[in-house]
Context: one part of a larger RNA
RNA sequence: UCCGGGGAGUUUAUGGGGGCGGCGAGGUUAAGGGACAGGAGUCCCGGAGCCGUAGGGAAACCGAGUCCGAAUAGGGCGAGGAGUCGCUUCCAGGAGACCCGAAACCGAGCGAUCUACCCGUGGCCAGGGUGAAGGUCCGUUAACCCGGACUGAAGGCCCGAACCCGUUGGCGGGGUAAAGCCAUGGGAUGAGUUGCGGGUAGCGGUGAAAUGCCAAUCGAGCUCGGAGAUAGCUGGUUCUCCCCGAAAUGUCUUGAGGGACAGCCCUGGACGUCGGUCCCGGGAGGUAGGGCACUGGAUGGGUACGGGGGCGCGAGCCUACCAACCCCAACCAAACCACCAAUGCCCGGAGACCAGAUCCAGGAGUGAGACGGUGGGGGAGAAGCUCCAUCGUCGAGAGGGCAACAGCCCAGACCGCCGGCUAAGGCCCCCAAGUGCGGACUCAGUGGGAAAGGAUGUGGGAUUCCCCAGACAGCCGGGAGGUUGGCUUAGAAGCAGCCACCCUUCAAAGAGUGCGUAAUAGCUCACCGGUCGAGGGAACCCGUGCCGAAGAUGUAACGGGGCUAAGUCCGUCGCCGAAGCCGCGGGAUUUCGGGAGCUUGUUUCAAGUUCCCGGGAUCGGUAGGGGAGCGUCCCCCGUGCAGUGAAGCUGGAUGGUAAUGUCCAGUGGAGGGCGGGGGAGUGAGAAUCCCGGA
Numbered sequence: 001u002c003c004g005g006g007g008a009g010u011u012u013a014u015g016g017g018g019g020c021g022g023c024g025a026g027g028u029u030a031a032g033g034g035a036c037a038g039g040a041g042u043c044c045c046g047g048a049g050c051c052g053u054a055g056g057g058a059a060a061c062c063g064a065g066u067c068c069g070a071a072u073a074g075g076g077c078g079a080g081g082a083g084u085c086g087c088u089u090c091c092a093g094g095a096g097a098c099c100c101g102a103a104a105c106c107g108a109g110c111g112a113u114c115u116a117c118c119c120g121u122g123g124c125c126a127g128g129g130u131g132a133a134g135g136u137c138c139g140u141u142a143a144c145c146c147g148g149a150c151u152g153a154a155g156g157c158c159c160g161a162a163c164c165c166g167u168u169g170g171c172g173g174g175g176u177a178a179a180g181c182c183a184u185g186g187g188a189u190g191a192g193u194u195g196c197g198g199g200u201a202g203c204g205g206u207g208a209a210a211u212g213c214c215a216a217u218c219g220a221g222c223u224c225g226g227a228g229a230u231a232g233c234u235g236g237u238u239c240u241c242c243c244c245g246a247a248a249u250g251u252c253u254u255g256a257g258g259g260a261c262a263g264c265c266c267u268g269g270a271c272g273u274c275g276g277u278c279c280c281g282g283g284a285g286g287u288a289g290g291g292c293a294c295u296g297g298a299u300g301g302g303u304a305c306g307g308g309g310g311c312g313c314g315a316g317c318c319u320a321c322c323a324a325c326c327c328c329a330a331c332c333a334a335a336c337c338a339c340c341a342a343u344g345c346c347c348g349g350a351g352a353c354c355a356g357a358u359c360c361a362g363g364a365g366u367g368a369g370a371c372g373g374u375g376g377g378g379g380a381g382a383a384g385c386u387c388c389a390u391c392g393u394c395g396a397g398a399g400g401g402c403a404a405c406a407g408c409c410c411a412g413a414c415c416g417c418c419g420g421c422u423a424a425g426g427c428c429c430c431c432a433a434g435u436g437c438g439g440a441c442u443c444a445g446u447g448g449g450a451a452a453g454g455a456u457g458u459g460g461g462a463u464u465c466c467c468c469a470g471a472c473a474g475c476c477g478g479g480a481g482g483u484u485g486g487c488u489u490a491g492a493a494g495c496a497g498c499c500a501c502c503c504u505u506c507a508a509a510g511a512g513u514g515c516g517u518a519a520u521a522g523c524u525c526a527c528c529g530g531u532c533g534a535g536g537g538a539a540c541c542c543g544u545g546c547c548g549a550a551g552a553u554g555u556a557a558c559g560g561g562g563c564u565a566a567g568u569c570c571g572u573c574g575c576c577g578a579a580g581c582c583g584c585g586g587g588a589u590u591u592c593g594g595g596a597g598c599u600u601g602u603u604u605c606a607a608g609u610u611c612c613c614g615g616g617a618u619c620g621g622u623a624g625g626g627g628a629g630c631g632u633c634c635c636c637c638g639u640g641c642a643g644u645g646a647a648g649c650u651g652g653a654u655g656g657u658a659a660u661g662u663c664c665a666g667u668g669g670a671g672g673g674c675g676g677g678g679g680a681g682u683g684a685g686a687a688u689c690c691c692g693g694a
Base pairs, nucleotide, nucleotide: 001694002693003692004691005690006689011095012094014092015091016090017089018088019087020086021085022084023083026051027050028049032045033044034043035042036041055062056061065077066076067075068074098236099235101233105226106225107224108223109222110221116200117199118198119197120196121195122194123193124192125190127159128158129157130155134151135150136149137148138147139146163187164186165185168183169182170181171180202218204214205213206212211220239629240628241627242626243625244624249262250261251260252259253258263366264365265363266362267361268360269359270358274356275354276353277352278351279349280348281347282346283345289339290337291336295333296332297331299329300328301327302326306322307321308319309318310317311316369394370393371392372391373390374389375388376387377386378385399410400409401408414586415585416584417583419582420581421580425576426575427574428561429560430559434573436572437571438570439569440568441567447563453547454546457544458543459542460541461540463538464537465536466535474531475530476529477528478527480504481503482502485499486498487497510525514523515522587619588618589617590616591615592614593613594612595611596610597609598608599607600606601605630683632680633679634678635677636676637675638674639673641671648667649666650665651664652663653662654661655660
């Protein structure tokens, strides 16, 4: 991993509702007893009790009323008759209560053969080194002290085996090993190490202390029990078809991944148009926008109280500084408004269309939402960000488009069809349909990623200036004099800098545009003439391109090929294209009309229920609600199959919308089905499910 088997809403009493049934102003027995019976049980007693038949009041008490009250007032609760018992089903709370799962808690016991510490009694430590105290002798001293040699043997002394330990590295890592191996290393007469016997126990012991150790387990051992502890948590929860179909919100919550109530869903009933959309009439309101009288903010100008600065002894004067009020002009605001929409909301009304609205009873699920559009708050006018509002989609929605892609665009899948029309989106090939038509743009593969910013790209529009008395560009020539202007400076001569920027000659020429020199010089420009001969210059708006443009495996920023139209804009005609729509056939649900049968009450008739025919509408679906069925095992009644071959198994065929049914053959070798009814240990793919096997 696979296969087989096992594997989860049960049982009980009580309460509430639904369905069916008995009896009905009544309904019903419980324990217990009797008869019968082989048992399960059946029938008959048993009226204790319970529910109902009257309520109101705290009660006395009264009673279709009663209580409060002075009340014949008013008000509260009642009255105007349907219950009760059983079967069944759904739900609730009580129980383990759908199943599996803790970490833990408590009790009673078992453990110190591991290990910690302690007690008793024993064992062990090759060899080598060092050489303390003390001693003897000698020297020395007045005597000590002291020195030397020899002796001596001390030490949590030194080196190093056994022994004890486990430092560092490697190997090992499904190992040789649930802690080892190799090398290296520490201690090795000591707080050493070790054998045997014994002691201390879990709310505890022991601990040279790590929360270490107490039998491969230790922040509280192990075993069994309380015990099916509890688990607002995770996982799992088994056959089919049909109808409807959510929520991810509000309030509160030791509340936030849980709940309660409400909202939204389902089922049954009541009610019987009360609901929604469109239209008309009426209404509340201060948003968008706009505005600046108000509350504040903020700019320029005018005027100017006041202030600052300067001068003055002072009176006062000056000021190009700041500046209130006021005036003019132009602005800003969620918490500003003298203005004020569109929508939305409320009430009323007629009609059309749609199919609800409200109430009662029962059953839920949801209470983590996501993205997109729009209006806002937070953030940074960030986020696949976050929080509201509103609509949509996904959620729970398949199909077509967007290359691929829950939330975007189109569109809501009952089933079948080798029929048709369209939507979004497309029509050169991949790939269904135009290499369609008319006009224009783009040369950048722009299209097919990006900003500030930059540029005689290019098309169109509109404005203005110059120009045959010759514009613009080029070429030829001139571009002078006072003068080297004055100042400054070493110098400053058009050209470092400062000031001024005049006059003359002229067709024209700056007290000089740039280069240049130390300063001159030189080159050049403005400006003028000539030559040439027809357009030239400037700024603006619109369309479309260019630069700006660097990333990680490999083109890789059109889905690809490839495209100069197969790109872009405008216009236009076709076609393709979905589970949409249409056509044909079929099914289901529901409603209306018609018909038939059965049951109940019953005069007709009404109600319930089943079926047939026809018309309309409907049939995506998670959580979830409702309905109808299939199959398994056992029991009762009936039926009838089986050695001329039951069940089971294998293969084949066939019916039904499905769960499943039936038939045939083989195998098998003794039980099995069908109809009606009853009862469940009743359906497996998942639970790191359990057991077995491969």
Large-subunit ribosomal RNA, domain II from a Dehalococcoidia bacterium, 694 nucleotides, folded computationally. Model confidence (mean pLDDT): 88 of 100. The source organism's lineage runs through Bacteria, Bacillati, Chloroflexota and Dehalococcoidia. Its Rfam family is "Bacterial large subunit ribosomal RNA".